[in-house]
RNA sequence: UAAAGACAAAGCUAAACCUGCCGGAAGGCAGGGACGGAAAGCUACGGGUCUUGAGCAGAUAGCCGGGCUGCCUUA
Numbered sequence: 001u002a003a004a005g006a007c008a009a010a011g012c013u014a015a016a017c018c019u020g021c022c023g024g025a026a027g028g029c030a031g032g033g034a035c036g037g038a039a040a041g042c043u044a045c046g047g048g049u050c051u052u053g054a055g056c057a058g059a060u061a062g063c064c065g066g067g068c069u070g071c072c073u074u075a
Base pairs, nucleotide, nucleotide: 003074004073005072012037013036017032018031019030020029021028022027035062041068042067043066045065046064047063048060049059050058051057
């Protein structure tokens, strides 16, 4: 560097739900909480889905694909 990811080790993240704030909404942020995740890190580029205030407007990266980057282990 590549490949692989275990009834292992060290860390990481955090669905539903609850509380507060923001938003018209989808939804977002913070705290609690863990269903999960080996890119569930970042990115709206392609497709999908959702919102409606119908606009060349928003939301979703934890729907799939693409792009960029990256921790641990070598059983």